A computed fold for a 73-nucleotide RNA from a Lentisphaeria bacterium, annotated as transfer RNA. Its Rfam family is "tRNA". By type it is a transfer RNA. From the family's description: Transfer RNA (tRNA) molecules are approximately 80 nucleotides in length. It was read from a public genome assembly. Taxonomically the source falls in Lentisphaeria (Bacteria, Pseudomonadati, Lentisphaerota).

[in-house]
């Protein structure tokens, strides 16, 4: 040092140009059931790592930055 890949709610992950106002499941918050908890059951709230570019349109495709993983000399 060069080269691959990976970065999305609080965790884990779907989605790979429009139908998305990013879906799910734990977690949390509120409610209903329960003498209480805990299960159940309804709702709520929370997310695309930064920055420029193509594009009518970007979370998606490119470039850079920043992090993190693995090759390899």
């Nucleotide at each position: 040092g060069u080269c691959u890949c990976c970065a999305u709610c609080g965790u884990c992950u779907a989605g790979u140009g429009g139908c998305c106002u990013a879906g799910g499941a734990c977690a949390c918050c509120a409610g209903g059931u329960u003498u209480u908890c805990a299960u159940c059951c309804u709702g709520g709230u929370a997310a695309c790592a930064g920055g420029a570019g193509u594009u009518c349109a970007a979370u998606u495709c490119u470039c850079c930055u920043u992090g993190g993983a693995g090759a390899u000399g």